[in-house]
RNA sequence: CAGUCGGACCGGACGAUCGCUGUCGCAAGGCAGAGGAAAGUCCGAACUCCAGAGAGCAGUGUGCCGGAUAACGUCCGGGACGGCCAGUUCAAGCUGGUUGGACGGAAAGUGCCACAGAAAACAUACCGCCCGGACCGCAAGGUUCAGGUAAGGGUGAAAAGGUGCGGCAAGAGCGCACCGCCGCGCGAGUAAUCGAGCGGGCAGGGCAAACCCCACACGUAGCAAGACCAAAUAGGGAGGAAGUUUCGCUGCCGCUUCGUGCGGUGGCGGAUGCGUGCCGGCUCGGUGCGCCAAACCUUCGGGUAGGUCGCUUGAGCCCCGCAGUAAUGCGCGGCCCAGAGGAAUGAUCGUCCUGCCGCAAGGCAGACAGAAUUCGGCUUACAGGUCCGGCUGCCAA
Numbered sequence: 001c002a003g004u005c006g007g008a009c010c011g012g013a014c015g016a017u018c019g020c021u022g023u024c025g026c027a028a029g030g031c032a033g034a035g036g037a038a039a040g041u042c043c044g045a046a047c048u049c050c051a052g053a054g055a056g057c058a059g060u061g062u063g064c065c066g067g068a069u070a071a072c073g074u075c076c077g078g079g080a081c082g083g084c085c086a087g088u089u090c091a092a093g094c095u096g097g098u099u100g101g102a103c104g105g106a107a108a109g110u111g112c113c114a115c116a117g118a119a120a121a122c123a124u125a126c127c128g129c130c131c132g133g134a135c136c137g138c139a140a141g142g143u144u145c146a147g148g149u150a151a152g153g154g155u156g157a158a159a160a161g162g163u164g165c166g167g168c169a170a171g172a173g174c175g176c177a178c179c180g181c182c183g184c185g186c187g188a189g190u191a192a193u194c195g196a197g198c199g200g201g202c203a204g205g206g207c208a209a210a211c212c213c214c215a216c217a218c219g220u221a222g223c224a225a226g227a228c229c230a231a232a233u234a235g236g237g238a239g240g241a242a243g244u245u246u247c248g249c250u251g252c253c254g255c256u257u258c259g260u261g262c263g264g265u266g267g268c269g270g271a272u273g274c275g276u277g278c279c280g281g282c283u284c285g286g287u288g289c290g291c292c293a294a295a296c297c298u299u300c301g302g303g304u305a306g307g308u309c310g311c312u313u314g315a316g317c318c319c320c321g322c323a324g325u326a327a328u329g330c331g332c333g334g335c336c337c338a339g340a341g342g343a344a345u346g347a348u349c350g351u352c353c354u355g356c357c358g359c360a361a362g363g364c365a366g367a368c369a370g371a372a373u374u375c376g377g378c379u380u381a382c383a384g385g386u387c388c389g390g391c392u393g394c395c396a397a
Base pairs, nucleotide, nucleotide: 001393002392003391004390005389006388007387008386009385010384012352013351014350015349016348017347018346020033021032022031023030024029035368039379040378042377043376044375045374046373047222048221050219059218060217061216062215063214064078065077066076067075068074079103081100082099083098084097085096086095087094088093104213105212109211110210111207112206113205126153127152128149129148130147132145133144134143135142136141161179162178163177164176165175166174180202181200182199183198184197186195187194188193226309227308228307229306236300237299238298239297240296243272245271246270247269248268249267250266251265252264253263254262255261273291274290275289276288277287278286279285280284316335317334318333320331321330322329323328353366354365355364356363357362
């Protein structure tokens, strides 16, 4: 320098005019006004209401080890495993780099393993290979029967340890070496785990995002949470309030000295008075309703509309220092940075920036997207640009 992979950050700038929301101000006017994801609403919390002795069962979730954190399914560091690249080995394998993730348990039990294939879990003989018998053939060899064999082929996601050498009729942990595995103790490490040694030829295929087992965590709903103030109208409770007036006719019941006499309780009509609503030409008049509880008046309570709070000072942001590999924590100093409520954050113009087109003048375009109680994460979308790091290649010194 190029390629590739990964990470961090920015994500148009400045000004003018006219608006919108908030706030300060008597006013004029001043000041502030979307994001890295404000998104998906997938996890975890704060906050609020309700519920709640304790324990167990059920259900859901998480799951290598250590650390961080308010918490987490997140983050950091480490380990084991798998993929890719490079080096190395006869080969299996080993070493280095990089990368991926629900990475506890499959020697507790149950279950499943499609298709293909001979066989899918107390193994199995389709092709092939080999020994022997019989038959055919001059022979090479072929056919067939009974056996041996898991090396080779073929099937499959997966075939009963792997590689190499020996061995064998052919083979096979049959023997040996190495790798893997199991057991034992030893050493290193907080641990996961790793290392070397001794013993054992090797038992125990895979699936737990199948049931299950083990360990741990988990009450519910969500700012339309929730709290306060509070009309009009219609319900509910309490209280106040005007004749229990008078005359006539009359129904029913009871008493009775049997006299339409007395008492109780209703109906209709008239007189006058009172309460109250409405209308008008309002010291009054008209008209409706009522007079023992309706209207009306006073008052209490619930609740609706509406208003206020919750609402943005917070696990906050920035600089520096210290501790730590890091995530992160601690300390010092500085800062206040939307708070609307059917929902403001916009439009136009000018200068510049970037990209494309054009000989030029100039023209066109500027990603994804957009707050709604607030934080910590994850995931997804994103034009263009800047910086850093790993690996590989080339060039120069």
Overview
Bacterial RNase P class A from a Terriglobales bacterium, 397 nucleotides, folded computationally. The source organism's lineage runs through Bacteria, Pseudomonadati, Acidobacteriota, Terriglobia and Terriglobales. Model confidence (mean pLDDT): 78 of 100. It matches the Rfam family "Bacterial RNase P class A". Gene Ontology terms of the family: ribonuclease P activity, dimeric ribonuclease P complex and tRNA processing. The sequence is in RNAcentral, with records from ENA.